Model confidence (mean pLDDT): 81 of 100. A computed fold for a 74-nucleotide RNA from Candidatus Nitrosotenuis cloacae, annotated as transfer RNA. It is recorded under the gene name tRNA-Phe-GAA-1-1. Its Rfam family is "tRNA". The family's RNA type in Rfam is transfer RNA. Gene Ontology term of the family: triplet codon-amino acid adaptor activity. The organism belongs to Candidatus Nitrosotenuis, within Archaea.

RNA sequence: GCCAAGGUAGCUCAGCCUGGGAGAGCACUCCGCUGAAGACGGAGCCGUCGUGGAUUCAAGUCCCACCCUUGGCA
Repeated sequence: GCCAAGGUAGCUCAGCCUGGGAGAGCACUCCGCUGAAGACGGAGCCGUCGUGGAUUCAAGUCCCACCCUUGGCA
């Protein structure tokens, strides 16, 4: 330099194909339960969806450029 996959909550990821409510599990906080703790149950908290721009009534999703990570080729 070229190709491919990926970047969404503190962590692991889904959602993208086919545009319209931003989600799951774990973690954390509180409550219940217990002699206490764990487990379990309930409630809560957490997001500039990598960056900028374009299209659109509307973009995590479509288009363009760029940045970063991993792998392959050279």